Predicted 3D model of a 73-nucleotide RNA (transfer RNA) from a Candidatus Bathyarchaeota archaeon. Its Rfam family is "tRNA". Rfam classes the family as a transfer RNA.
RNA sequence: GCCGGGGUGGCUGAGCCUGGCACAGCGUCGGACUCAUAAUCCGAAGACCUGGGUUCAAAUCCCAGCCCCGGCA
Numbered sequence: 001g002c003c004g005g006g007g008u009g010g011c012u013g014a015g016c017c018u019g020g021c022a023c024a025g026c027g028u029c030g031g032a033c034u035c036a037u038a039a040u041c042c043g044a045a046g047a048c049c050u051g052g053g054u055u056c057a058a059a060u061c062c063c064a065g066c067c068c069c070g071g072c073a
Stems, first nucleotide, its partner, number of pairs: 001072007010026004020056001028044005049065005
């Protein structure tokens, strides 16, 4: 340099193709239960890599850039 895959709460992953309130597990915080802790149950906070474009509406489509992984050279 070329090709392919990827970037979503603190962590891991789904959702993207087929545009419409962003989901789950773990973790964190509060509560219930317990003599107490753990477990279990209830509730809450927290995220779409950056910029631009298309659209009534973009995590999702298009363009450019940045970063990570693999392959080729």